[in-house]
Model confidence (mean pLDDT): 82 of 100. The RNA shown here (transfer RNA) has 77 nucleotides and comes from a Pseudomonadota bacterium. The RNAcentral record of the sequence draws on ENA.
RNA sequence: GGGCUCGUAGUUCAGUUGGCUAGAACAUCCGCCUUGCACGCGGAAGGUCACCGGUUCAAAUCCGGUCGGGUCCACCA
Numbered sequence: 001g002g003g004c005u006c007g008u009a010g011u012u013c014a015g016u017u018g019g020c021u022a023g024a025a026c027a028u029c030c031g032c033c034u035u036g037c038a039c040g041c042g043g044a045a046g047g048u049c050a051c052c053g054g055u056u057c058a059a060a061u062c063c064g065g066u067c068g069g070g071u072c073c074a075c076c077a
Base pairs, nucleotide, nucleotide: 001073002072003071004070005069006068007067010026011025012024013023019057028044029043030042031041032040050066051065052064053063054062
């Protein structure tokens, strides 16, 4: 330098034939339970879907570019 692949909540991920209000688990906070803690149960908060632009009535999803991670190949010595 080239190919492929990944980037979504604090963490691990689902969602990628465009369209229901963007979700799960764990973690965090509050309540219930308990003498108290843990477990358990209920609830809440938490997201510019890596960034920029384009297509579209509508984009996490499609297209182009940029950045970063992984992997393979090539080049140099």